Molecule: transfer RNA
Organism: Candidatus Nanoarchaeia archaeon
RNA sequence: GGACCCGUAGCAUAGCCCGGAUAGUGCAGUCGGCUUCGGACCGACAGAGCCAGGUUCAAAUCCUGGCGGGUUCA
Numbered sequence: 001g002g003a004c005c006c007g008u009a010g011c012a013u014a015g016c017c018c019g020g021a022u023a024g025u026g027c028a029g030u031c032g033g034c035u036u037c038g039g040a041c042c043g044a045c046a047g048a049g050c051c052a053g054g055u056u057c058a059a060a061u062c063c064u065g066g067c068g069g070g071u072u073c074a
Stems, first nucleotide, its partner, number of pairs: 001073007010027004020057001029045005050066005
């Protein structure tokens, strides 16, 4: 330098191909219940689309460029 893949809460991940409305789940966190206290358990809450642009009534999803990571070829 070429090709391909990936980027979503603190962590792990679903949805992306085939656009559809409040972005789901587990762990962790906070609050409450329970308990002598804690753990476990139960309930509730808060928390995310790598960046920029384009297409569209509507973009996590499609297109372009960039950034970061990985695999591979030379």